[in-house]
The RNA shown here (TPP riboswitch aptamer (THI element)) has 101 nucleotides and comes from a Paracoccaceae bacterium.
Rfam family: TPP riboswitch aptamer (THI element). Gene Ontology term of the family: thiamine pyrophosphate binding.
NCBI's taxonomy places the organism under Bacteria, Pseudomonadati, Pseudomonadota, Rhodobacterales, Paracoccaceae.

RNA sequence: ACCAACACCUCGGGGUGCCUGAAAGGGCUGAGAUGCAGCGAUGCGGACCCGUUGAACCUGAACCGGCUCAUACCGGCGGAGGGAAGGUGCAUGGAAAAUCU
Numbered sequence: 001a002c003c004a005a006c007a008c009c010u011c012g013g014g015g016u017g018c019c020u021g022a023a024a025g026g027g028c029u030g031a032g033a034u035g036c037a038g039c040g041a042u043g044c045g046g047a048c049c050c051g052u053u054g055a056a057c058c059u060g061a062a063c064c065g066g067c068u069c070a071u072a073c074c075g076g077c078g079g080a081g082g083g084a085a086g087g088u089g090c091a092u093g094g095a096a097a098a099u100c101u
Stems, first nucleotide, its partner, number of pairs: 001099001002094003006089005011051004017028004034045004057082003063076004
């Protein structure tokens, strides 16, 4: 040197539901239910979460059972199929076999 942890830098991924109301708004869950532009598709931001040790998030799925006004929640599907990371530093911990100097 190598590994881990930690710190920093740069970068990437992701979602936005339910109830109520004429509307404005109100209520609920959640880390997050947001702002601006646009007729719209969508784009650009904010906060938050997550990045392979990957249940962040997506697909199956308008799924199945329980529960609820409904979402949420619990269990199943299911560790099923997908899913976004490189660099630098390091005084800490481990290793210090091989190889190189």